[in-house]
Context: one part of a larger RNA
Molecule: large-subunit ribosomal RNA, domain IV
Organism: Gammaproteobacteria bacterium
């Protein structure tokens, strides 16, 4: 110096990103308990007092329950001996101290986020992430829908729509608003557009045969290469519905007897312009916004403002009592965190042997 244990004048968070870490608190009975609340709970709320030991009420309450007695006789009733033994009052007493050691909650206020109990990155993340009960939308009529497997079969399910599969929300309470123009999904079938097949029609090869002196030229059947008329489903185009499907949810001018705003108009564009309810927020850049509160001082933090860079309603919207090894913020106690260290017990480092 390291590690491990303990003490400390005065102060008491002034330490730090942060009260990290010590510290304090804590056991039992008792008095007493706020706000809010889903009336259960907040709650050991918070605060407070008792607490050894002796002697008295007293071997007392209170259990157990002989013997012996009565009986309708394995029952019941009676009867209390013997055992066992709290607590509480009251009175003394000793210490600095009595849950005398040891084990045993720090607490209060406020916000965020998640309603809870649970799940998780076996070895750097337990948490607002994951699941959750609830809520919806959609599929599936059973040889189901999905799933796994070339197939046989299995699993769902020895179930049958109060079932089972997928997807989103995610207790609860108040609610969930406008857009179907794109994509999706569902329906519809009129009309365009279309595959395989179907092979109409035209050309080409090749050739009996024909005409020609010849060279050449025509050329039926047939065989072949070709051309694609017609017919021709589902899809797609097309009509429709559908947002707790994917997603989407505006500009610009002017206007009111001070100013400033602008209920009110006027335009332009769109499928429709953001409703309710939050709102400088886990979102706000600019921003330490801007007013109030805490502090002597406050980029944090609470309470409003709304100019929302770029909140928003089951990719939920806003509350919420309880709950939390979560996240900020402040108080109270409490202290070697700290002012600023020092001291002791002990294990190591060192240094000698």
């Nucleotide at each position: 110096c390291u590690c491990g244990g303990a003490u400390g004048a005065a102060g008491g968070a002034a330490c730090u990103c942060g009260g990290c870490a010590a510290a304090a608190u804590c056991g039992u009975g008792c008095c007493g308990u706020a706000a809010c609340u889903u009336c259960g709970g907040g709650a050991u709320a918070a605060g407070g007092c008792a607490c050894g030991c002796c002697c008295g009420u007293u071997g007392u309450a209170a259990g157990u329950g002989a013997a012996g007695g009565c009986g309708u006789a394995c029952a019941g009733c009676u009867g209390g001996a013997g055992c066992u033994g709290a607590a509480a009052c009251g009175g003394g007493u000793c210490g600095c101290a009595g849950u005398g050691a040891a084990g045993a909650g720090a607490g209060g206020g406020u916000u965020g986020c998640g309603a809870c109990u649970g799940u998780u990155u076996a070895u750097c993340a337990a948490a607002a992430a994951c699941a959750c009960a609830g809520g919806a939308c959609u599929c599936u009529g059973c040889a189901a829908a999905c799933a796994c497997g070339a197939a046989a079969g299995u699993g769902g399910a020895c179930g049958u729509a109060u079932a089972g599969g997928g997807u989103c929300u995610g207790a609860c309470g108040c609610c969930u608003g406008c857009c179907c123009g794109g994509u999706g999904c569902u329906g519809g079938a009129a009309g365009g557009u279309u595959a395989a097949g179907u092979g109409a029609u035209g050309g080409g090869g090749u050739c009996a045969g024909c005409c020609g002196u010849a060279a050449g030229g025509c050329g039926a059947a047939g065989c072949u290469c070709u051309u694609g008329a017609u017919c021709g489903a589902a899809g797609c185009c097309c009509c429709a519905g559908u947002a707790a499907a994917c997603g989407g949810c505006g500009g610009c001018c002017g206007u009111a007897a001070c100013u400033a705003u602008a209920a009110c108009g006027g335009u332009c564009c769109u499928a429709a312009g953001g409703u309710a309810g939050c709102g400088a927020a886990a979102u706000u850049c600019c921003u330490u916004g801007u007013c109030g509160g805490g502090u002597a001082a406050g980029u944090u933090c609470c309470g409003a403002c709304c100019u929302g860079c770029a909140c928003g309603a089951a990719u939920g919207g806003c509350g919420u009592a309880a709950c939390g090894a979560c996240a900020g913020c402040c108080c109270u106690a409490c202290u070697g965190u700290c002012u600023c260290c020092a001291u002791c017990c002990g294990a190591g480092a060192c240094u000698c042997a």